Predicted 3D model of a 72-nucleotide RNA (transfer RNA) from a Candidatus Moraniibacteriota bacterium. Model confidence (mean pLDDT): 80 of 100. The RNAcentral record of the sequence draws on ENA. Its Rfam family is "tRNA". About the family: Transfer RNA (tRNA) molecules are approximately 80 nucleotides in length. Its family is annotated with triplet codon-amino acid adaptor activity in the Gene Ontology. Lineage of the source: Bacteria > Bacteria candidate phyla > Candidatus Moraniibacteriota.
RNA sequence: GUGAUAGUAGCUCAAUGGUAGAGCCCUGGGUUGUGGUCCCAGUGGUUGCCGGUUCGAAUCCGGUCUAUCACC
Numbered sequence: 001g002u003g004a005u006a007g008u009a010g011c012u013c014a015a016u017g018g019u020a021g022a023g024c025c026c027u028g029g030g031u032u033g034u035g036g037u038c039c040c041a042g043u044g045g046u047u048g049c050c051g052g053u054u055c056g057a058a059u060c061c062g063g064u065c066u067a068u069c070a071c072c
Base pairs, nucleotide, nucleotide: 001071002070003069004068005067006066007065010024011023012022013021018055026042027041028040029039030038048064049063050062051061052060
């Protein structure tokens, strides 16, 4: 330099163009003599960034950044 893949909550990951979720973590409560386990509830997101298409975009298109892999 060329091509491919990936980027979503603190972490690991989902989500057929139609209100962005789960597990773990964290906080509060219940249970317990205490802790742990278990149960209930809650906090936390401009879906890497900028544009375009669309009534509607995490999703489709273009550009760009970062990481990984292959080739050179």